[in-house]
Molecule: transfer RNA
Organism: Podarcis muralis
RNA sequence: UAGCUCAGUCGGUAGAGCAUGAGACUCCUAAUCUCAGGGUAGUGGGUUCGAGUCCCGU
Numbered sequence: 001u002a003g004c005u006c007a008g009u010c011g012g013u014a015g016a017g018c019a020u021g022a023g024a025c026u027c028c029u030a031a032u033c034u035c036a037g038g039g040u041a042g043u044g045g046g047u048u049c050g051a052g053u054c055c056c057g058u
Stems, first nucleotide, its partner, number of pairs: 003018004012049001020036005042058005
């Protein structure tokens, strides 16, 4: 760090739960199950082939 709460090893290109939407099931609702959408990280720089991760300012 996703709407909320939080993961993310030794830097290798971002995930979970809840919530939301759709579907299944049900006489209906709820519950349960399945699927989907959603963030390039407070912000501005620096280092590096590569930064959520290291450094500096705010």